[in-house]
Formats: sequence, structure tokens, C1' cells
RNA sequence: CAGGCUGGGUGGCCGCGAGUCGCUUCGGCGAUUCGAGGAAAGUCCGGACACCAUAGGGCAGGGCGCUGGGGAAAUCCCAGGCGGUGAAAACCGACGGAAAGUGGAACAGAAAGCACACCGCCUGCCGGCGCGUCUCUCCGGAGACGCCGGUAGGUAAGGGUGAAACGGUGGGGUAAGAGCCCACCAGCGUCGUGGUGACACGACGGCUCGCCAAACCCCGCCCGGUGCAAGGCGAACAGGCUCCGCCACAGGCGGCCCGCCGAGGAGCCGGGUACGCCGCUCGAGCCGCCGGGAAAUCGGCGGCCUAGAUGGAUGGUCACCCUCGACAGGAUCCGGCUUACAGGCCUGCU
RNA sequence: GCCGGAGUAGCUCAGCUGGUAGAGCAGCUGAUUUGUAAUCAGCUGGUCGGGGGUUCGAUUCCCUUCUCCGGCU
Repeated sequence: CAGGCUGGGUGGCCGCGAGUCGCUUCGGCGAUUCGAGGAAAGUCCGGACACCAUAGGGCAGGGCGCUGGGGAAAUCCCAGGCGGUGAAAACCGACGGAAAGUGGAACAGAAAGCACACCGCCUGCCGGCGCGUCUCUCCGGAGACGCCGGUAGGUAAGGGUGAAACGGUGGGGUAAGAGCCCACCAGCGUCGUGGUGACACGACGGCUCGCCAAACCCCGCCCGGUGCAAGGCGAACAGGCUCCGCCACAGGCGGCCCGCCGAGGAGCCGGGUACGCCGCUCGAGCCGCCGGGAAAUCGGCGGCCUAGAUGGAUGGUCACCCUCGACAGGAUCCGGCUUACAGGCCUGCU
Repeated sequence: GCCGGAGUAGCUCAGCUGGUAGAGCAGCUGAUUUGUAAUCAGCUGGUCGGGGGUUCGAUUCCCUUCUCCGGCU
């Protein structure tokens, strides 16, 4: 550093919830068995299930995004590729597209996207002859080079700004410079080889075509809505007024349109229940062995039943022992992710 | 249980498509007044609830977490 396991133990007594059996005066009582987690949590994803069309079409909206495999599916898992961090083991990555288009880059800076000339460097022309050197001279001056100022251009090598300045380093070349030319490197394109593939390696080519899509967007794939307070049965209540509709402009349908279903629907006032049962736990289930596979995982055989409450059950106390005990508790169920977690044990690697 | 919304100065709130965060009240100092209030001038005060990521740069975009509020029988 990575992976896995564990999460006080034993016994007595008193309690709590559920199942089964027995008794019962139907109120309960007794016996016996079972009784929270690795996260039961957050509700962040995905499903099962239920209702609404058997969940249908389009637009809008949302999510995801390297490759191969697994899985019911997933913002999940395994393996690999690429990039980043690290001395290493290893860890992290929303990791398609910026030559389809739109947009953004504050401040600073000359210039921030069909790049740009502030300083500097170089060339031409004009001016100054104020100054220096040299040459010529008819001794008045003239010319050349340099300097200074202006002007027209060239130049991205150097300075300076910035998070970022249109390939990098070195050499040649040039008036000064520049992929202008060359070598190596980075990137781009084509071809070849290896690989299922992401991609890697090699050769050749022309020389360069940056950043942001967790900005709009484009491409590909996926997503109907509501959540067990779904939904069903029973009990109780069950009156008045107004409006809309009855074969298609009520409503279901909660983004919109189409389509489908469709005979009842909406508002106000009044009355009443806020109770019982089902859904409810046997399931993509757990354990062991064997086999396939690199792994996730899949197949076969055998065994097991392991909470189901509804004001909501796991606690208290005593004794002994130890390393003195963390985070925390079901509420329809399951697969993941994330977060919290004292301590202890095992394996492998640096 | 299921589903939504909000955290910015002491308080109440702005801040829209990223560029170094403001307003009112409150507080402090001074002026005015015999003194106070009111008024005027100026000033102070910010981990943008916490952590991480994307980006040159995050209050803003994304993930995670904490706290608070609301709806559904």
C1' cells in the first nucleotide's frame, strides 16, 4: 500500500415481538423455537412489485459516454488501454466530438483567435551637417562610413505581460529574421504489422491546424408517470345546492400534441372514519462441495428457512474472564454506490 | 416511510448565462444639540454551511456530506 474476516464471550434470573402446540372463564396463560447490520443510515442510482392503455408514437426535458466481458438493470462490477500522481507497491480519472456551428478567456499586455509590431533588430528614402573618423580637393567645399531625428516597410530570434503568445532544442541560412532548410523530439495524416478492441510499434509524407463541451451544442445509447401513505377488501359515514358531460372539446393524462380508454366528473356547505385485514416476506435467497473462467461471475449437486412490528419488539440485572467493546438499529423487497466506524486477526506486495 | 426546497455580513435579503460579493437595518467614529433621539458625513464587519472535483480562475458548474423547512395518509 492492497485485499479479506471480525465487531466482546459464557452462564443464571426478570422482561419484549412473532410462529407453532396445548389449556381457557375468550380477557389471556403455559411450553417451545426464532428474533437487526456491515453499514439496517443517506435516499444518490438501478430494478422487482402495484396502479394509471398491455405503457403506444412524436416534440420538449433529463441521464450516461475509452475498449472487451459480466449482470435483470444501473452514475454497478471485473480485466485491459490511455492520461495524471507517487521513490515504489499502488491510487485517481463524467476518459465521445473543438477542421458542423454559436460562445467564453476578467486583469495585465502591442497583440487572446481569418493572431499581433510596444521596446528591440534590419533595409530603403528624407533631413541635421550639431558631432567623430577617413578620402579627394580648384581650399569655398564634396563624398563614404558611423551617430541622431523623421518616414515607408521587413522581422516573432531577444525583452516585457499573462493561466495560456500559433510547435520545442541545436545547427545552417539571411540585410535582420523566420520550418526558409536540415537533425532529433512532440503533434497531425496515410500505409503496414500485432491485438476481438481501446491502442501500441514501425515506415513514409507535407510542415503545425492551441484551451474550455461538469458552456450552449453535435453524435451514439438509455429513460412514460406515480411510489406500499402504491394498491385491494371490510367496517363507519353516506345529506343539501350549483355547474359540466353521457359517443366525444367532462375526465383519466401531473410538460405539450397525437392516440387510447371513457360514464360519470367538479366546486361549496354539512356529517363521519382517521379503524381492522391483505399486500408482508421463499428471495435475481443463504451455506457447502464440484466444474468452466485470468476475474467479475456462471452452471450442476446437496443442505437450510434466517425479523415482519403498526406507537412500532432485541433490553435490564448478577457472576466470571479478556485486549474493557466503535459506528449505529429493520418498516415493501432486492442489487449497487456513498458516508460513519474504537479495537483485533489473516494474506500478499513495496 | 416516500417526495420536494433552502443555507451569502450580527439580522433580512440581492448577486441570471463563471472573472476576485453588494443593499437596507444594526455597530463604531465625527458633525449637529444644553443633552438624547432623528438627520448628515465616514468607517468597520464575509471560511458564500463543510469537503472534494472540473477550469487559468467557482457564491455560480458537478459529486458528496451536515443543518433547517415544507408536502403527501
Predicted 3D model of RNase P RNA and transfer RNA as a complex of 423 nucleotides. It holds a member of the Rfam family "Bacterial RNase P class A". The family's RNA type in Rfam is ribozyme. Rfam describes the family as follows. Ribonuclease P (RNase P) is a ubiquitous endoribonuclease, found in archaea, bacteria and eukarya as well as chloroplasts and mitochondria. Its mean pLDDT, the model's own confidence on a scale to 100, is 77.